[in-house]
RNA sequence: UCUUGUCAAGGGCAAACUCACCGAAAGGUGGGGACGCAAAGCCUACAGGCCUAAAGCUGUAAAAGCUAUGGCGGCUGGGUUGCCUGG
Numbered sequence: 001u002c003u004u005g006u007c008a009a010g011g012g013c014a015a016a017c018u019c020a021c022c023g024a025a026a027g028g029u030g031g032g033g034a035c036g037c038a039a040a041g042c043c044u045a046c047a048g049g050c051c052u053a054a055a056g057c058u059g060u061a062a063a064a065g066c067u068a069u070g071g072c073g074g075c076u077g078g079g080u081u082g083c084c085u086g087g
Stems, first nucleotide, its partner, number of pairs: 002087002005084001012037002017032006035074001041080003046077003049072003056066003
């Protein structure tokens, strides 16, 4: 430097749920908590997919529908950085 991935060592992160706050919502932040994760570290100004629909448009008696500029990296691909074992 490249590669590998675990009944190793030292560790790391933190799902659901819950409390507080932000948000129209999806969801996010912090505390508690662990379902799991060899990148469950980071990146959407890389791509797809999925979620939401405030505003806007259509429409109705009411309804409802469309739509991302909002969001998901613990959805997939990809980019990038890193610990350790073995080669």